[in-house]
A computed fold for a 330-nucleotide RNA from a Christensenellales bacterium, annotated as Bacterial RNase P class A. The model forms 94% of the base pairs in the Rfam consensus. The coordinates come from a structure-prediction model, not an experiment, and the mean pLDDT is 75. It matches the Rfam family "Bacterial RNase P class A". Rfam describes the family as follows. Ribonuclease P (RNase P) is a ubiquitous endoribonuclease, found in archaea, bacteria and eukarya as well as chloroplasts and mitochondria. It is annotated as a ribozyme. A source record names the gene rnpB. The sequence is in RNAcentral, with records from ENA.

RNA sequence: UGAGGCAGAUGAAUAGUCGCGUGCCGCAAGGCAUGAGGAAAGUCCGAGCACCACAGAGCAGGAUGCCAGUUAACGGCUGGUGGAGGCGACUCCAAGGCAAGUGCAACAGAGAUAUACCGCCGGCAGCAAUGCCGGUAAGGGUGGAAAGGUGCGGUAAGAGCGCACCGGCGGCCUGGCAACUGUCCGUCAUGUAAACCCCAUCCGGUGCAAGAUUGAUGAAGGCUAUGGGUGGCUCGCCCGUCUUCGAAAUCGCUUGAGCGGCCUGGCGACAGGUCGCGUAGAUAGAUGACUAUUCACGACAGAACUCGGCUUACAGUCUGCGCUCAUUUA
Numbered sequence: 001u002g003a004g005g006c007a008g009a010u011g012a013a014u015a016g017u018c019g020c021g022u023g024c025c026g027c028a029a030g031g032c033a034u035g036a037g038g039a040a041a042g043u044c045c046g047a048g049c050a051c052c053a054c055a056g057a058g059c060a061g062g063a064u065g066c067c068a069g070u071u072a073a074c075g076g077c078u079g080g081u082g083g084a085g086g087c088g089a090c091u092c093c094a095a096g097g098c099a100a101g102u103g104c105a106a107c108a109g110a111g112a113u114a115u116a117c118c119g120c121c122g123g124c125a126g127c128a129a130u131g132c133c134g135g136u137a138a139g140g141g142u143g144g145a146a147a148g149g150u151g152c153g154g155u156a157a158g159a160g161c162g163c164a165c166c167g168g169c170g171g172c173c174u175g176g177c178a179a180c181u182g183u184c185c186g187u188c189a190u191g192u193a194a195a196c197c198c199c200a201u202c203c204g205g206u207g208c209a210a211g212a213u214u215g216a217u218g219a220a221g222g223c224u225a226u227g228g229g230u231g232g233c234u235c236g237c238c239c240g241u242c243u244u245c246g247a248a249a250u251c252g253c254u255u256g257a258g259c260g261g262c263c264u265g266g267c268g269a270c271a272g273g274u275c276g277c278g279u280a281g282a283u284a285g286a287u288g289a290c291u292a293u294u295c296a297c298g299a300c301a302g303a304a305c306u307c308g309g310c311u312u313a314c315a316g317u318c319u320g321c322g323c324u325c326a327u328u329u330a
Base pairs, nucleotide, nucleotide: 001326002325003324004323005321006320007319008318009317010316012294013293014292015291016290017289018288020035021034022033023032024031025030037300041311042310044309045308046307047306048305049207050206051205052204061203062202063201064200065199066080067079068078069077070076081095082093083092084091085090096198097197101196102195103192104191105190117140118139119136120135121134122133123132124131125130148166149165150164151163152162153161167188168187169186170185171184173182175180211251212250213249214248217246218245219244220243221242222241223240227239228238229237230236258277259276260275261274262273263272264271265270295298
């Protein structure tokens, strides 16, 4: 200098006018303060909270699936193991079990988990061509996949039959909390669980239109074993009270597993301590419009109970790295 890798930040600015939601002040007119995001999104996970259900246990169903941590919890995150990609920084992975059982593997091919089509070898018959019997997975052919791979030996021809190297699986031991790993010994067993299934762990349901409260509120019903009144009784009427279903208002509603700085512990996620900060709360639903100036001319996108995550979208601009590679110069 060029090409990359990783981690982040920002998401037009300033002023004025008019308007809207909320809070406070004011008798009022009005004034003051404040008012969307990094994803407010998808609603995919996990919680808080609320109501309903619930003796206990199990079945069904669903989710997750290497190990250890972290957390309120998680399918998240961190660190590691194994595998895949990249020269590398680094990135990615539903990554338990097919050596429990069952199923499936179309077409092609002789044969798909066991088989002899061609070929090779041996034997028998035959003058020969050839036929029959047997051995053989080394060669050919088919296929996504053909009996661990390559080589040497061996053999009638062959074959892990033997040996060397490599690979897979199982076991003892070594190291590690563990996943796993290394040596040795044994062994060579098709693939498929995002097929049924098996194993382990977890899971009750519905969501703030949840739900709670109030009364000079609407409707229906009960008080028939005497609720009260209407002069004794029945009907009726009035009142009360209770239940159910509506409407309304208020609460739920925004201070919460909050955010930021520093210190301590930890590789880290995170935890503890301390100091500081105040940051929308509507219910037909506010957060906008216009003007002026400037610039790099403005992306994705709009809160509705609240948090922790994940995923997806995003014009551009900027920052950090004691990260990498290539080339050049000293």